[in-house]
RNA sequence: CGGGGCGUGGCGCAGCCCGGUUAGCGCACAUGACUGGGGGUCAUGGGGUCGGAGGUUCAAAUCCUCUCGCCCCGA
Numbered sequence: 001c002g003g004g005g006c007g008u009g010g011c012g013c014a015g016c017c018c019g020g021u022u023a024g025c026g027c028a029c030a031u032g033a034c035u036g037g038g039g040g041u042c043a044u045g046g047g048g049u050c051g052g053a054g055g056u057u058c059a060a061a062u063c064c065u066c067u068c069g070c071c072c073c074g075a
Base pairs, nucleotide, nucleotide: 001074002073003072004071005070006069007068010027011026012025013024020058029045030044031043032042033041034040051067052066053065054064055063
């Protein structure tokens, strides 16, 4: 320098290809119930505008452009 993959609650991921209901799942966390307590189980709840910026569109995590970080390949 060229090509590719990844980036989404605290952590790990899905959703992206083919734009459309409130961005969901597991773990973790908070509260409550059961239990003498711990652990465990059950119920309820809080927390993310999708790495950043711009564009297209009635509507963007999803499409387009630029850009940042990490990883891989090639030169």